[in-house]
The RNA shown here (Bacterial small signal recognition particle RNA) has 97 nucleotides and comes from a Chroococcales cyanobacterium. The coordinates come from a structure-prediction model, not an experiment, and the mean pLDDT is 77. Rfam family: Bacterial small signal recognition particle RNA. A reference for the family is Rosenblad et al. (2003), "SRPDB: Signal Recognition Particle Database", Nucleic Acids Res. It is annotated as a non-coding RNA gene. The RNAcentral record of the sequence draws on ENA. It is recorded under the gene name ffs.
């Protein structure tokens, strides 16, 4: 001096922990200024039917709440995995001083 090759270190991809936002998923939620149905009443009309529409009921907004080995986005004195670089530490072989 040449080939393997193990580790660190550094960068890249992936995986995934743990906060922290949001998003869905549940549950509460509007006298009345939301909707739908709209008892009882009211009104129009000879009648037939019609119009509005209080409670109630259901839905569902603005908002709340707990929570979920869901989903995203980001950050870490973090963890593993694969890969590069030949920059550090060594190891084995062969060669030639």
């Nucleotide at each position: 001096g040449a080939u393997c090759u193990g580790g660190a270190c550094c960068c890249a991809c992936g995986u995934g922990g743990u906060c922290a936002c949001a998003a869905c998923g549940c549950c509460c939620a509007a006298a009345c200024c939301u909707u739908g149905u709209c008892a009882g009443g009211g009104c129009c009309g000879g009648a037939a039917g019609g119009c509005a529409g209080c409670a109630g009921c259901a839905a569902u907004a603005c908002g709340g709440g707990a929570u979920g080995c869901u989903u995203g986005u980001g950050a870490c004195u973090g963890g593993c995995g694969u890969g590069g670089u030949c920059u550090c530490c060594g190891g084995a072989u062969c060669u030639u001083u």